[in-house]
Annotation:
This is a predicted structure of a 1376-nucleotide RNA (small-subunit ribosomal RNA) from an uncultured bacterium.

RNA sequence: AGAGUUUGAUCCUGGCUCAGGACGAACGCUGGCGGCGCGCCUAACACAUGCAAGUCGAACGAGAGAGAAGAAGCUUGCUUCUUCAAUCGAGUGGCGAACGGGUGAGUAACGCGUGAGGAACCUGCCUCAAAGAGGGGGACAACAGUUGGAAACGACUGCUAAUACCGCAUAAGCCCACGGGUCGGCAUCGAUCUGAGGGAAAAGGAGCAAUCCGCUUUGAGAUGGCCUCGCGUCCGAUUAGCUGGUUGGUGAGGUAACGGCCCACCAAGGCAACGAUCGGUAGCCGGACUGAGAGGUUGAACGGCCACAUUGGGACUGAGACACGGCCCAGACUCCUACGGGAGGCAGCAGUGGGGAAUAUUGCACAAUGGGGGAAACCCUGAUGCAGCAACGCCGCGUGAGUGAUGAAGGUUUUCGGAUUGUAAAGCUCUGUCUUUAGGGACGAUAAUGACGGUACCUAAGGAGGAAGCCACGGCUAACUACGUGCCAGCAGCCGCGGUAAUACGUAGGUGGCAAGCGUUAUCCGGAUUUACUGGGCGUAAAGGGAGCGUAGGCGGAUAUUUAAGUGGGAUGUGAAAUACCCGAGCUUAACUUGGGAGCUGCAUUCCAAACUGGAUAUCUAGAGUGCAGGAGAGGAGAAUGGAAUUCCUAGUGUAGCGGUGAAAUGCGUAGAGAUUAGGAAGAACACCAGUGGCGAAGGCGAUUCUCUGGACUGUAACUGACGCUGAGGCUCGAAAGCGUGGGGAGCAAACAGGAUUAGAUACCCUGGUAGUCCACGCCGUAAACGAUGAAUACUAGGUGUAGGGGCCCCAAGCCUCUGUGCCGCCGCUAACGCAUUAAGUAUUCCGCCUGGGGAGUACGGUCGCAAGAUUAAAACUCAAAGGAAUUGACGGGGACCCGCACAAGUAGCGGAGCAUGUGGUUUAAUUCGAAGCAACGCGAAGAACCUUACCUAAGCUUGACAUCCUUUUGACCGAUGCCUAAUCGCAUCUUUCCCUUCGGGGACAGAAGUGACAGGUGGUGCAUGGUUGUCGUCAGCUCGUGUCGUGAGAUGUUGGGUUAAGUCCCGCAACGAGCGCAACCCUUGCCUUUAGUUGCCAUCAUUAAGUUGGGCACUCUAGAGGGACUGCCAGGGAUAACCUGGAGGAAGGUGGGGAUGACGUCAAAUCAUCAUGCCCCUUAUGCUUAGGGCUACACACGUGCUACAAUGGGUGGUACAGAGGGCAGCGAAGUCGUGAGGCCAAGCUAAUCCCUUAAAGCCAUUCUCAGUUCGGAUUGUAGGCUGAAACUCGCCUACAUGAAGCUGGAGUUACUAGUAAUCGCAGAUCAGAAUGCUGCGGUGAAUGCGUUCCCGGGUCUUGUACACACCGCCCGUCA
Repeated sequence: AGAGUUUGAUCCUGGCUCAGGACGAACGCUGGCGGCGCGCCUAACACAUGCAAGUCGAACGAGAGAGAAGAAGCUUGCUUCUUCAAUCGAGUGGCGAACGGGUGAGUAACGCGUGAGGAACCUGCCUCAAAGAGGGGGACAACAGUUGGAAACGACUGCUAAUACCGCAUAAGCCCACGGGUCGGCAUCGAUCUGAGGGAAAAGGAGCAAUCCGCUUUGAGAUGGCCUCGCGUCCGAUUAGCUGGUUGGUGAGGUAACGGCCCACCAAGGCAACGAUCGGUAGCCGGACUGAGAGGUUGAACGGCCACAUUGGGACUGAGACACGGCCCAGACUCCUACGGGAGGCAGCAGUGGGGAAUAUUGCACAAUGGGGGAAACCCUGAUGCAGCAACGCCGCGUGAGUGAUGAAGGUUUUCGGAUUGUAAAGCUCUGUCUUUAGGGACGAUAAUGACGGUACCUAAGGAGGAAGCCACGGCUAACUACGUGCCAGCAGCCGCGGUAAUACGUAGGUGGCAAGCGUUAUCCGGAUUUACUGGGCGUAAAGGGAGCGUAGGCGGAUAUUUAAGUGGGAUGUGAAAUACCCGAGCUUAACUUGGGAGCUGCAUUCCAAACUGGAUAUCUAGAGUGCAGGAGAGGAGAAUGGAAUUCCUAGUGUAGCGGUGAAAUGCGUAGAGAUUAGGAAGAACACCAGUGGCGAAGGCGAUUCUCUGGACUGUAACUGACGCUGAGGCUCGAAAGCGUGGGGAGCAAACAGGAUUAGAUACCCUGGUAGUCCACGCCGUAAACGAUGAAUACUAGGUGUAGGGGCCCCAAGCCUCUGUGCCGCCGCUAACGCAUUAAGUAUUCCGCCUGGGGAGUACGGUCGCAAGAUUAAAACUCAAAGGAAUUGACGGGGACCCGCACAAGUAGCGGAGCAUGUGGUUUAAUUCGAAGCAACGCGAAGAACCUUACCUAAGCUUGACAUCCUUUUGACCGAUGCCUAAUCGCAUCUUUCCCUUCGGGGACAGAAGUGACAGGUGGUGCAUGGUUGUCGUCAGCUCGUGUCGUGAGAUGUUGGGUUAAGUCCCGCAACGAGCGCAACCCUUGCCUUUAGUUGCCAUCAUUAAGUUGGGCACUCUAGAGGGACUGCCAGGGAUAACCUGGAGGAAGGUGGGGAUGACGUCAAAUCAUCAUGCCCCUUAUGCUUAGGGCUACACACGUGCUACAAUGGGUGGUACAGAGGGCAGCGAAGUCGUGAGGCCAAGCUAAUCCCUUAAAGCCAUUCUCAGUUCGGAUUGUAGGCUGAAACUCGCCUACAUGAAGCUGGAGUUACUAGUAAUCGCAGAUCAGAAUGCUGCGGUGAAUGCGUUCCCGGGUCUUGUACACACCGCCCGUCA
C1' cells in the first nucleotide's frame, strides 16, 4: 500500500466481498510447564444454608462466676457465709452502623465532564486557640410479681443506677432586635468599633498520684458535603407548538442555605425552527479499541462521580440517611401457623435453581495493607491478602543438539528410467531447560506475630526418556499430485466449483502457514475519499426546486478615525491518580510492577498587538437605483371589427351514384345525394408575411383597430449614496388533461357503435359519434414544466451570421461600441460524448438536491383538495450487480453501392403413372451400423445368393483365427487315405527336414502340448483426439511490423474518388511497407514451326480384293521441343491515370475454353465402422470358428433416377460417320450350331499391329393414321441360356405368350448462358455372376438475356441497438 467482482473487450460511476487490528467472548479439533491478569455481557429472575458490623465493664445498675483468701457448721471433706476477682451473656448509655462491599434498573438531567461562584450554606471524629464545668431534681429498662398469646411479641403493678433525662446559677465569647460611627465592595450588601436591652452551657471516668481520657461555649483550620451558573453531552419533525405553580412580583411559612421549595394575593407572563414539547434509546467520565490523522466505535476489569438495594410511598434517629444486612404503610411473592396472627428480602462473599452459546470454591487467614470500637490488651472485618477451578487473555520456556547416503525399508507417484517423503529415520557422540526423586530453604516482619508454604529459589542424582497439533493448498492468497464420485454426494468470504480425465467435493501422499494452540462464528474500527472538516458530487452514471417575489439567516464596494468581540502572542491557575509516550529501575528475560520527565491540543483570569473580519463614526461613487431623451417588440388585460375555409338550412339546375381504402365494407343517395349556382345561419381558428426572428421570470404569446398597463435596451451623467447578492419557511404565477356552476357547440374528437384486417384484434385503417376542446367565474398544481445544465459577480484567443440601438462617416461600403440570439473553434475542463465569453473553464457567495439495483415515489401517518389525486415519505424482504460513455462484431420487415442462372427472358424437367434405387416408418429372431435443412436420402457401398457381414438362431473353441517371450517334446511343414458331422470340430493311419560337431551334443526352421504375461473386440465416447472431408466459397477477403492518434478497448493502413472478375489497378490521404489469399507459374484443348517416322499416313511412281506390298515421310496423325495474345497497334471516352467502348490484323482479343489449385476462420459440422489413438468397458466372452437365416420384409410417406404417354413418332429393310478406354485365371477374330441368349472349335494379341468393336441418333426407302393404338411396356405363365460348390428365400439374359397404369401431370419446385441445354449412343472401374447408379468419351445441336424493382445468397461503406450462446438473440405480461 491494495485486490476480486457488471463487459466479447474498454474507460468510468457504483455497490458487494477479501487481506489488518481488537475482544469480559462462545463453538469445533487438540492440549507439556510457569508467571501476570481476568471470569453472569442473558433473568435489577427467585433464593436453601453459612458467614459479610460491631465494640466499650476505664459511662451504669443488677446477675452468674473459674480461682484465691478468711470464717462458721460439723458428717475431716462437704455445706454455708464474707472479701477479692479473671471471665460471661442480656439491659441502660456512648461511638460506629451514612464507611467499606455490590449492581447499572432508572435517569437525556446541573446526572456527568470542565471552568467559575456561594456577600445564600453545613461539617461528628481530627488540629490550633480562648473561656469554663456551681448547685439540685424526678424517672425508665434490667430485675421481681401477676397476666395475654401457638408463636412473634406484649400488658399491668412495684424497686433502681449513670457520661441517660430536666430545671436553676454563671457568660470571655456567641445569638436576637435596636441606636451611633469607620472602612470596603460585586447589585442585594460585607467587614469592623461602640451603647443599652434580652437569650442559651456543661459529666464524669481511670489512677496512690503526676496525669490521662472525656464534657460545655466560642473562633480559626483541615476534611467531607450542599446549592447556583457558563460551556459541552444520542436519535426521531411521519413529534410544531408546549406551559396553570405555569412566568414574575408582594407577604408569610419552611430549610443548614438561595429559590414557586410551599401557601395567600396580584400581574399575564415563560419556552420554542440556534428544535420547545413528545416519543425512543442510554448511567457519565478518566480512559479502551481502531485510524496516517481528522474521526468512528465503546464505557468489562482499575480510578472519580451519580443512581439503586423485592416494587411504590413516607418520615424517624443522627454531624451526616430519607438509610443494601434500620423503622412504618401499601402491592406482589415465599415461608411458619393452634387460622386468631406472624416472619422475610444475596444488585455483600461462597453457593442453589432458572435463563442462556456462555462465566469459577458453600476454600485459608486477619500474617500484611486499611477500616470500626476501645485508655489499652484486644475484638470484629467474605474490605483485603492468598490459595482452588477454566489455554479466557498477554508473556516466557520446552517437546532435544551434533553427526549420519547403501540417499535403507515403508508410503505416494511414474513416461517404469526414476522422482519424492529425505539428514528425515536407524546408527554413533552428547546435553539436562521443563518434568521426576532427594536435601537445603527465603524476602515479604524495623522487637514479637506468616494464611500463602516446605512456596519461590539453590544443590545433587537419573534417563532422550513424559510433552504437537490445527488450518489451508482454483484466483484474491503462501502452498499440487493421485484415487473415488459423476449437477449426485457435497464445497463456498466474493467470483464460483461438481453433468466420467475435478490442483475447487471426499480420502491419501506431499506442500504452505501458525504453533500449545489452530480454525470458525458474533461484534467494533480500518481498508471505505462509500456522508467527503481534513476529503466527494449533481448535462448524459444517483442528484438543479416548474418559475418568480421576498422574510429570517448567510455573504457583501472604496477611504479615514476609533474599539478590541473574533484573531495572534506572553504570563498565572487548573487540566486527580492510573493509562498512553520518552529515559531509567526491579522480578534470570518478557508480560507485569515501579521512579523521573514531557504531555494531556481544554477551560478560566490577566497583559500586549491592531493587519484582516466584526461594532461605532465620518466621507466617496465604480455596485444598485432615480431623472431626462429615444427607438423595437405574437409582453399582459378589456372592447370592437374583418375576410378565407368548414358544416348546416332554403331555393334553382341536374342524374345515379357519392364516399372511403392497400383492397373493401359499414355510411349517404331515386323521398333526388354527390356536383354546381344564389341567399342565409353558426361557432372556432387566424393562410401568405414567418426567419435556430421578436417579447416574457417560467408556463407561454401570431388577423386588424382602439383604450389601459408591465418590463428590457440605447444615449446622457443631473440626483441618492452600498440602498447590494442569495434566499429555509411564506406568498404569487404555473401547459395539457381533469373537477364545479352557468353559457356555447361549426370543425375535431377520448368513451361508445358499426365495417374491415387478423389465428384472435377490446389496436393500427374506415364510417359515425358523446364528454371535452370555446367563453365567464372558481378549483386542481402536475409534465421529457428540458438547455435533462439554480441564481449572482469578476476574469480568460478568436472567426462568422442574425435582431434592436448608438458613434465616426456627404451617400454607400467600412470601422468602433452596448444589449440579445445562433454556429464554428483555441486554452482549459471532462469517464468519454462533448462544453468552450450564452462554459460543463478559472474563482467567490447563497440556496436546492444525491449516496447500489429492486421493493417504491409505494404503505402507514400528517397537510392540501369537491373528487381525481398532489405533497411529505419508510421498512421487511431480495439481488451482485443495476448504470454512463465509447469500441469491435453480429443483426435490422434501416440507408447507399455492387455481384451471382439470384430474379427476369427462355429451354428441358421434377411433383401425376409403372418400375429401379436410397431413406423414414412399421414388421421381425435379425431386418447390422453410420449419414439428418441447404451441406443426409443411386450417400459410406467402384457392385449383400455363400464369402463379404459387423446382425439373428443353433452348434462348438478358450493363451485362442493373429504377435512376442518361457518350458517340454517331436521332426517336420506340405501331402495322402479312411470314419463321424448340417458344417466347423473330432478320431485313426501313411509319408516326411537342414547346418556344425570334439559324435556327448549344439544351432536353425517348423509342428504339437503346457504355463502365464498377454492376444482379440466393426464394444462406448467424433462433446477427450490426430488425420481426412463437407460447407460458407474460387466469395475477395484475412492479417502483421514500424509510425501516428486515443487514458483505454481500439483506430489508421484496409476509408475516400474512379476502375476491375478480383484489397485488380490508378489518384488522393498520417501513414510507409510486408505476408496469406486474387492473378500468373502447372495440365488439357484451339493455330503454326521444328525434330522423329512404327504398329501411323499415302500426294507423286509401281502393285493389290484391300496402304495389301515396294517406295516415300510431303500431308493426316502421334509426341518431344518451341512460337503465338501483350490492351502490343488505331480511334473515341476518361483526370494527361488506371481503365472502358469500337476497329484493324490474327487460328485465337481483352483472365481465349476447360481443369487442378480452396486465405484467416465458422458450423463442439461429419467420421472411434478406412486408419491411428487417450480413457472406460468385455475376457470359457461384447473374442474366435461353422451351418442356416437376415441386411432383399411391406397398409404407408419422401428423395433421386429410368421408361413412357407417341407421328419431330413406332415398326421393317438398306446405308454412313466417332472419340476415349480395356485385355493373359484376359480380350477372343474367322468358321460353324442355335429364332435367340449362347454353344463348339480356335487364329491373333502382353497391344498406334490382334480382339472387345456392328457406334446410335442421322440418311434412303416402306408401313402404321390418332386409337389406350403396330403407343407404352409393367405383371404373369411356359421353355431355355450363362456364371458359380450352390441361383428356393435372392442373380442376369433369351424366346414365345400375357399386355397393367399411363393421353404431358395441383400447390409447389430444380438445372442450364454455347459446342452449353436438350438428345443419341460408346467405354471403363467394381466384378465369378449381377447397373436405370457412378466416372469418362464423342455424335447431332438450340432458345433467351429488356434489365436489377422484387425473392435467395454474398461483398463494401454507413446508421440504430437494452444483442455478444450474437435475432433460432434479448425480453414483457397472464396462467399452470

Model confidence (mean pLDDT): 85 of 100.